RNA sequence: UGCCCGGUAGCCAAGUGGUAAGGCAGUGGACUCUGAAUCCACCAUCGUAGGUUCGAAUCCUACCCGGGCAGCCA
Numbered sequence: 001u002g003c004c005c006g007g008u009a010g011c012c013a014a015g016u017g018g019u020a021a022g023g024c025a026g027u028g029g030a031c032u033c034u035g036a037a038u039c040c041a042c043c044a045u046c047g048u049a050g051g052u053u054c055g056a057a058u059c060c061u062a063c064c065c066g067g068g069c070a071g072c073c074a
Stems, first nucleotide, its partner, number of pairs: 001070007010024003018054001026042005047063005
């Protein structure tokens, strides 16, 4: 320098055009003498900036970050 893969909540992770599942953690509540367990509720406009579209996590462009392969120099 080129190519490929990835970036979604505190962590893991699904979603491939119709405004985001699930698990763990956390917070509040129910239950309990207290706690644990259990149950209920809450918690992310998706790496950044533009573009396309009626509508973008999803498609396009550039850039940033992480990983891999190749090349160059030594």
The RNA shown here (transfer RNA) has 74 nucleotides and comes from Candidatus Doudnabacteria bacterium RIFCSPHIGHO2_01_52_17. Taxonomically the source falls in Candidatus Doudnaibacteriota (Bacteria, Bacteria candidate phyla). The RNAcentral record of the sequence draws on ENA. Rfam family: tRNA. Rfam classes the family as a transfer RNA. The coordinates come from a structure-prediction model, not an experiment, and the mean pLDDT is 82.